[in-house]
RNA sequence: UCUGUGAGUUGAACGGCUGCGGCGAGACGCUUGCGUCUUGUCGAGGAAAGUCCGGACACCGCAUGGCAGGACGGUGGGUAACGCCCACCCGGGGAAACCCGCGGGAAAGUGCCACAGAAAUACACAGCCGAUGGCGCGGCCACACGUGAGCCGCGAACAGGCAACGGUGAAAAGGUGCGGUAAGAGCGCACCGGCGUCGUGGUGACACGGCGGCCAGGUAAACCCCGUCCGGUGCAAGACCAAACAGAAUCGCUGACCCGGCCAGGCGAGAUUCAGGUAGGUCGCAGGUGCCGAAAGGCCCCUCCGGUUUGAUCGACCGGCGAGAUAGAUAGUCGUUCACGACAGGAUCCGGCUUACAGACUCACUAAGGAA
Numbered sequence: 001u002c003u004g005u006g007a008g009u010u011g012a013a014c015g016g017c018u019g020c021g022g023c024g025a026g027a028c029g030c031u032u033g034c035g036u037c038u039u040g041u042c043g044a045g046g047a048a049a050g051u052c053c054g055g056a057c058a059c060c061g062c063a064u065g066g067c068a069g070g071a072c073g074g075u076g077g078g079u080a081a082c083g084c085c086c087a088c089c090c091g092g093g094g095a096a097a098c099c100c101g102c103g104g105g106a107a108a109g110u111g112c113c114a115c116a117g118a119a120a121u122a123c124a125c126a127g128c129c130g131a132u133g134g135c136g137c138g139g140c141c142a143c144a145c146g147u148g149a150g151c152c153g154c155g156a157a158c159a160g161g162c163a164a165c166g167g168u169g170a171a172a173a174g175g176u177g178c179g180g181u182a183a184g185a186g187c188g189c190a191c192c193g194g195c196g197u198c199g200u201g202g203u204g205a206c207a208c209g210g211c212g213g214c215c216a217g218g219u220a221a222a223c224c225c226c227g228u229c230c231g232g233u234g235c236a237a238g239a240c241c242a243a244a245c246a247g248a249a250u251c252g253c254u255g256a257c258c259c260g261g262c263c264a265g266g267c268g269a270g271a272u273u274c275a276g277g278u279a280g281g282u283c284g285c286a287g288g289u290g291c292c293g294a295a296a297g298g299c300c301c302c303u304c305c306g307g308u309u310u311g312a313u314c315g316a317c318c319g320g321c322g323a324g325a326u327a328g329a330u331a332g333u334c335g336u337u338c339a340c341g342a343c344a345g346g347a348u349c350c351g352g353c354u355u356a357c358a359g360a361c362u363c364a365c366u367a368a369g370g371a372a
Stems, first nucleotide, its partner, number of pairs: 001368001004365007012337007020043011045343001049354002052352005057234004069230005074088005089103001090101004104225002109223002111219003125166001127162003132159002135155006141148003174192006193215002195212007238283004247274005258266002287301002290299003302322001304320006338341001
């Protein structure tokens, strides 16, 4: 320099003007907790998204145990928890960096294995053999001379043996080779694979080595078995305040309430209280699932801003801020600049996963080439 691989950061910048939502301060106004004005400050994302997984929180349910149902599944660790993350193991891919994995059990049992094929845990279609027994023929032998208790040879393939070779298939009872046999076969042996067992190493998954012919098809995203975990509903959870209309109780034409400072007097039919909680409102609701504390509160950490210290940066110290709306604010416009701007907008909150994304940048590693 180039080729790939992995991890991460960023998600136009600056300024003016006019606006919008929250909070604080000041002034004014009144209905005294609201309105207006001024001013200060804060105001979307890496995914705010999908709502897939795990929690916090809230209410309901719940002694406990079991059944049913669901999720997860190599090992070790992390965590509030997880189906997430990290490291490793095993299997597969790549020359390598590295990537991929619904990764417990098929030797508990059951089911299924299309088509083809004889046969899909079972077989013999084609084929090989026919050593052995039987059959046929011939010879030997024996005699009672046409028979066979027996012996030998040949033949066919009746009984039977085999699964090497052929064919089918995704898959055919370990593979290759040598021996062996009538033909064959882990029948025997060597190597390889699996399984079991022993030893060594490792926390462990597992790895390596010795021994034993022990040789066992696949499928659990089929039932099932083993282990671990799981109560339900979600902020429209839920808590509080509470109109109007309707309701209930008590009092009231034997005059209540009201007017009147009170009495007197006037007026003449309603008054008071309550329950439920609709409309509406307030809270839940705001940096940290950091620590201590019963709480109040205190301490610690993070982002940003201002100040002190320094020549400056970093750091330290001091002070301050941290979206919280409810039909839902975070915008519009102008100017300058650039590489000309992607996906995209909170709605209870947090940890993950997944999906979308114009571009820009950083680091580590791999392969090839070159230079010193």

Annotation:
The RNA shown here (Bacterial RNase P class A) has 372 nucleotides and comes from a Solirubrobacterales bacterium. It matches the Rfam family "Bacterial RNase P class A". Its family is annotated with dimeric ribonuclease P complex, ribonuclease P activity and tRNA processing in the Gene Ontology. Rfam classes the family as a ribozyme. Its mean pLDDT, the model's own confidence on a scale to 100, is 78. Of the family's consensus pairs, 90% are formed in the model. A source record names the gene rnpB. Lineage of the source: Bacteria > Bacillati > Actinomycetota > Thermoleophilia > Solirubrobacterales.